[in-house]
C1' cells in the first nucleotide's frame, strides 16, 4: 500500500407515519429501522421513473386508454458500472 471485515467506538437510514415543496417522479425535515464498509460525493454510460411533444393502435369521430430503437424537460447513485474522496485494524 493491496486484500478482507474479526472487535470497538462512532456513522448513514429502506418501509410506514407527520409536515412542507412539486403536475407527477420525488425532494427536504422530524419520527422510525430494513438494511448499508462507502447507504460519503458526482446523473458520466447504461437501466428504472415523472411530465409534454409527435406518432401510432382502438372509435364513425370525439374523450378515455394503450403502444413507440423518436424527441424535450425533469426525477432515482439505497439497480448496475464508472470517477473522486475516506474511519477503525483481529488477519493474509
Nucleotide at each position: 500500500c493491496c486484500u478482507c471485515g474479526a472487535a470497538a467506538g462512532g456513522g448513514c437510514a429502506a418501509a410506514c407515519c407527520c409536515g412542507c415543496c412539486g403536475c407527477a417522479a420525488g425532494a427536504c425535515g422530524g419520527g422510525g429501522a430494513c438494511g448499508c464498509a462507502a447507504a460519503g460525493c458526482c446523473a458520466u454510460g447504461g437501466g428504472c421513473c415523472u411530465g409534454g411533444a409527435c406518432u401510432u393502435g382502438u372509435u364513425a369521430a370525439c374523450a378515455g386508454c394503450g403502444g413507440g430503437c423518436u424527441c424535450c424537460a425533469g426525477g432515482c447513485c439505497g439497480c448496475c458500472a464508472g470517477g473522486c474522496u475516506g474511519c477503525c485494524g483481529c488477519a493474509g